[in-house]
RNA sequence: GGGCGCGUAGCUCAAUGGCAGAGCAGUGGCCUUUUAAGCCAACGGUUGAAGGUUCGAGUCCUUCCGCGCUCA
Numbered sequence: 001g002g003g004c005g006c007g008u009a010g011c012u013c014a015a016u017g018g019c020a021g022a023g024c025a026g027u028g029g030c031c032u033u034u035u036a037a038g039c040c041a042a043c044g045g046u047u048g049a050a051g052g053u054u055c056g057a058g059u060c061c062u063u064c065c066g067c068g069c070u071c072a
Base pairs, nucleotide, nucleotide: 001071002070003069004068005067006066007065010024011023012022013021018055027041028040029039030038048064049063050062051061052060
């Protein structure tokens, strides 16, 4: 340099073009003599960046950035 794939919450991952979710972690509460475990609740997101298509984009298209695989 060419080809392919990935990028979503602190972490691991979902989400048929139609309200962005789960588990874990953290926070608060319940329970317990206390801790752990268990139970409940709320919080937590410029969906890597910028454009385009569309009534509507995490999803489709283009460019760029980062990472990985592969070819040379």